[in-house]
């Protein structure tokens, strides 16, 4: 200085003004409305996606099966889980380090484009190797054998070649008519036994067995082990006005009740009117902010997730489709630009001044605990390297 890995931090501070949300308190006030001071508190690492897991609610439910749906390597963590941590293996990387739905294909179905003989209890396209027929041809002797090639037809073989992403282990020797684990040795897996290590996946050593059984399950399927259903608009409690529902009294020429400015009469109009109860809506009040909370020490096992314990901190947003903002100063901090010191042959590097610009993804909505996904910076440590001493 180049390229990467890996982990942690922080989300700019300050200070004035002017706004917004929520609360306490005083002030005025009938009055905890409504105004009005003052104070106090007001987003986030992801508050996002709502993917998964949980608490809290109602609502199903004796128990057991199926049917559906999830995980799926191993030990611990955790309220739980698909999450985390520590680790086997496997893959990828020179490396740091990453990454895996990582049970079973020797239970059964299915599925594999193209090429290829053949996609799996098998099969033969070129070929190898042999018999049998046929026509020449070369040797040798001319009765008759051999020995090479070519053409048809049976049989064996799969060692080469060719095809494919993938062909029923490898080399080597031996064997054979040619060949094959057909025998042998060795190396490769498999399966089984033994021996040491490990809580365990699992790894390190030895032995037998020719056992060699292709791929594919986020394809059907088996196997283990987990799952009820709906979200705070959940659901509790309080409750108008108007219609309607129950119930009572009181009335329709013996006239209720309403009008004609209270009352009395009178007049005029006529079929309901009052009261009481229980539901639901409108709307309020709680769920709903003291929580598996947060910070700081010390133990805990080998350590990590985690746990225990102690000792501070808490009105510290909560509301309703929603407030948490705008602007100006000064500082930090990055970028350019300019000129100026120090250093250096030079490129440059350091320092300060000035000027002009930047400062991202994003915005609670019942609450955690996770996963993803989106972003700006700074800082540690670590590999792999080029240059220079």
């Nucleotide at each position: 200085g180049a390229a990467g890995c890996a982990g942690a931090u922080c989300a700019g501070a300050c200070g004035g003004c002017c706004g917004c949300c929520g609360g306490a308190u005083c002030g005025a006030g009938a009055g905890a409305a409504a105004c009005g001071a003052u104070c106090c508190g007001g987003a986030g690492g992801a508050a996002a996606g709502u993917c998964c897991g949980a608490a809290c609610a109602c609502c199903g439910c004796a128990g057991g099966g199926c049917a559906g749906g999830g995980u799926g390597c191993u030990c611990c963590c955790u309220a739980a889980c698909g999450g985390g941590g520590a680790g086997u293996c496997g893959c990828g990387g020179c490396a740091a380090c990453g990454c895996g739905a990582a049970g079973g294909a020797a239970a059964g179905u299915g599925c594999a484009a193209c090429a290829g003989a053949a996609a799996g209890u098998a099969a033969a396209c070129c070929g190898c190797u042999u018999c049998c027929g046929c026509a020449g041809c070369c040797c040798u002797u001319c009765c008759g054998g051999g020995g090479a090639c070519g053409c048809g037809g049976g049989a064996g073989c799969a060692a080469g070649g060719g095809u494919g992403a993938a062909a029923c282990g490898g080399u080597g020797c031996g064997g054979u008519a040619a060949g094959a684990g057909c025998g042998c040795a060795c190396c490769a897996g498999u399966u089984c036994c033994c021996c040491g290590g490990g809580u365990g996946a699992c790894c390190g050593g030895g032995g037998a067995a020719g056992c060699u059984c292709g791929g594919u399950a986020a394809a059907c399927c088996c196997c283990a082990c987990c799952c009820g259903g709906u979200g705070c608009a959940a659901g509790a409690c309080c409750a108008a006005a108007u219609a309607g529902g129950g119930g009572a009294a009181c009335g329709a020429u013996u006239g209720a009740g309403g009008g004609c400015u209270g009352c009395c009469c009178g007049c005029c109009u006529g079929a309901g009117u009052u009261c009481c109860c229980g539901g639901g809506u409108c709307g309020g009040u709680c769920g709903c902010a003291a929580a598996a909370g947060g910070c700081g020490a010390a133990g805990g096992g080998g350590g990590a997730a985690c746990c225990u314990u102690c000792g501070c901190c808490u009105c510290c947003a909560g509301a309703g489709g929603a407030a948490u903002g705008g602007c100006c100063g000064u500082c930090a901090u990055c970028c350019g630009g300019a000129g100026c010191a120090g250093g250096g042959c030079a490129a440059c590097c350091u320092g300060a001044u000035c000027c002009g610009g930047g400062g991202a993804c994003a915005g609670a909505a019942u609450u955690c605990g996770g996963c993803u996904u989106a972003c700006g910076a700074u800082c540690u440590g670590c590999u792999u390297u080029g240059a220079c001493c």

Predicted 3D model of a 389-nucleotide RNA (Bacterial RNase P class A) from a Thermodesulfobacteriota bacterium. A source record names the gene rnpB. Rfam family: Bacterial RNase P class A. Rfam describes the family as follows. Ribonuclease P (RNase P) is a ubiquitous endoribonuclease, found in archaea, bacteria and eukarya as well as chloroplasts and mitochondria. The prediction has a mean pLDDT of 75. NCBI's taxonomy places the organism under Bacteria, Pseudomonadati, Thermodesulfobacteriota.